The RNA shown here (Bacterial RNase P class A) has 360 nucleotides and comes from a Natronospirales bacterium.
The sequence was found by an Rfam model in a public genome assembly.
Rfam family: Bacterial RNase P class A. By type it is a ribozyme.
RNA sequence: GGAGUCGGCCGGACAGCCGCGGUGCGCAAACGCCGAGGAAAGUCCGGGCUCCACAGGACAGGGUGCCAGGUAACGCCUGGGGGGCGCGAGCCCACGGACAGUGCCACAGAAAACAUACCGCCCAAGCGCGCAAGCGCCGGCAAGGGUGAAAAGGUGCGGUAAGAGCGCACCGCGCGGCGGGUAACCGUCCGCGGCACGGAAAACCCCACCCGGAGCAAGACCAAAUAGGGAAGCGCGCGGAUGUGUUCCGCACGUGCGGUCCGCACGGCUUCCGGGUAGGUCGCUUGAGGUGCGCGGUGACGCGCAUCCCAGAUGAAUGGCUGUCCCCGACAGAACCCGGCUUACAGGCCGACUCCUUGA
Numbered sequence: 001g002g003a004g005u006c007g008g009c010c011g012g013a014c015a016g017c018c019g020c021g022g023u024g025c026g027c028a029a030a031c032g033c034c035g036a037g038g039a040a041a042g043u044c045c046g047g048g049c050u051c052c053a054c055a056g057g058a059c060a061g062g063g064u065g066c067c068a069g070g071u072a073a074c075g076c077c078u079g080g081g082g083g084g085c086g087c088g089a090g091c092c093c094a095c096g097g098a099c100a101g102u103g104c105c106a107c108a109g110a111a112a113a114c115a116u117a118c119c120g121c122c123c124a125a126g127c128g129c130g131c132a133a134g135c136g137c138c139g140g141c142a143a144g145g146g147u148g149a150a151a152a153g154g155u156g157c158g159g160u161a162a163g164a165g166c167g168c169a170c171c172g173c174g175c176g177g178c179g180g181g182u183a184a185c186c187g188u189c190c191g192c193g194g195c196a197c198g199g200a201a202a203a204c205c206c207c208a209c210c211c212g213g214a215g216c217a218a219g220a221c222c223a224a225a226u227a228g229g230g231a232a233g234c235g236c237g238c239g240g241a242u243g244u245g246u247u248c249c250g251c252a253c254g255u256g257c258g259g260u261c262c263g264c265a266c267g268g269c270u271u272c273c274g275g276g277u278a279g280g281u282c283g284c285u286u287g288a289g290g291u292g293c294g295c296g297g298u299g300a301c302g303c304g305c306a307u308c309c310c311a312g313a314u315g316a317a318u319g320g321c322u323g324u325c326c327c328c329g330a331c332a333g334a335a336c337c338c339g340g341c342u343u344a345c346a347g348g349c350c351g352a353c354u355c356c357u358u359g360a
Stems, first nucleotide, its partner, number of pairs: 001356010012325007020035005037331001041342002044340005049215004061211005066080005081095001082093004096206002101204002104199002118145002120141003126137004153171006172195001173193005178187003219282004229273006237251005253267005289308008326329001
């Protein structure tokens, strides 16, 4: 100098003016203070909180799935193991069980799993033909070829008629021991076994562990008008009837049928009680909280001390203008709260590390 890996951070700055939401004094004004994010997003996990349900256990259903730790908890994080990729820094992995059982493995291929024989190899033994070489039958084999994503350990030597873990050596595999490690797991160690075990469990399933439901429109409180429910009293505009059911008749009045007339329908008052609605209040933001320092831990994280208060709306605020400067500004905006994951993001900064080339 070039190429790359990992981690962290910023996300226009400052000033003035006007405006908006919250808050401080009983109210208002004025004034002071505070006023979006790293993802406020997707709503995918986990928890707090609230209401409902619930003796305990089991079944069903769902989830998680190497080991240890962290945490309120997790499917998250940290450290470690194993496997894969990369020269490397590093990155990726649903990574328990396939002799508990059932099922599946397209096409091709003889055969896709208690093996088998298409091409091929062999003719030692037995039989037939032939003088013989040899040919055929009965048979033997799985080395070589071929198919496939995958073919029943690999290489070599011996062995054989040809072959074969048939025998042996090495490698691989399984089981046991020993050693290391909390464990997952590892081992150049020792012994045993010729080897019995294809893949797939994000197929059913088995094993271990976890899980009650709904969600702030949760939920709690205060509480109009109108209609309806209950109780008590009055006795209805006038007259009459009935005799206590707000009943009947006539007249009048009021309301409705767009207005007017006719007609038709409906129509008592007062007080109290309780439920619900509109509306209002709470829940609502001080919290598994932020920052700094110290201590413990490889780390995630934990502990202690000090200090800070940092949106809380409900048609729902966080905006506009001006000036100066720069690299001319991305993705996007709270709605009960918190821990994660995932996704989006112009441009820029810092740190650690790797590889290649080169100079002194």